[in-house]
RNA sequence: CACGACAAAGGCAAACCCGCCGCGAGGCGGGGACGCAAAGCCACGGGCCCCUUGCGGGCAGCCGAGCCGCCGAAC
Numbered sequence: 001c002a003c004g005a006c007a008a009a010g011g012c013a014a015a016c017c018c019g020c021c022g023c024g025a026g027g028c029g030g031g032g033a034c035g036c037a038a039a040g041c042c043a044c045g046g047g048c049c050c051c052u053u054g055c056g057g058g059c060a061g062c063c064g065a066g067c068c069g070c071c072g073a074a075c
Base pairs, nucleotide, nucleotide: 003072004071011036012035016031017030018029019028020027021026034061040067041066044064045063046062047059048058049057050056
């Protein structure tokens, strides 16, 4: 570099519920765990979604690009 274990340490948190924000997609906080080895960051390409259709907005837990990063058996 690559890879990812019936390993270890640590981490994140779907659905659903509560509160707040937003017209909405959705976001934030708390509870909760279906899952995740980048489920860390980023709307650059594709894709999906919303609206008041515009020099508008949302989704990174849909795929890819880019950036950064914990652990260490085997191949």